[in-house]
RNA sequence: GGGUCUGUAGCUCAACGGUAGAGCAAGCGGCUGUUAACCGCUAGGUCAGGGUUCGACUCCCUGCUGACCCG
Numbered sequence: 001g002g003g004u005c006u007g008u009a010g011c012u013c014a015a016c017g018g019u020a021g022a023g024c025a026a027g028c029g030g031c032u033g034u035u036a037a038c039c040g041c042u043a044g045g046u047c048a049g050g051g052u053u054c055g056a057c058u059c060c061c062u063g064c065u066g067a068c069c070c071g
Stems, first nucleotide, its partner, number of pairs: 001070005007064001010024004018054001026042005047063005
């Protein structure tokens, strides 16, 4: 220099172009003599910028991060 893949919640991962969810973690409460376990509730996110579309995590373009391959 060229190519492929990846980027979603604090972490690990989902999500036909049609209201972004789960588990764990966190906070609050319940239960318990206390702690743990268990139960309930709450908060929290689409890498960035454009484009297409009535509507974009999803499709297109550019850039950035990370992994790998070729030279």

Background: This is a predicted structure of a 71-nucleotide RNA (transfer RNA) from a Deltaproteobacteria bacterium. Lineage of the source: Bacteria > Pseudomonadati > Myxococcota > Myxococcia. Model confidence (mean pLDDT): 81 of 100. The sequence is in RNAcentral, with records from ENA. Its Rfam family is "tRNA". Gene Ontology term of the family: triplet codon-amino acid adaptor activity. Rfam's curators write: Transfer RNA (tRNA) molecules are approximately 80 nucleotides in length. The family's RNA type in Rfam is transfer RNA.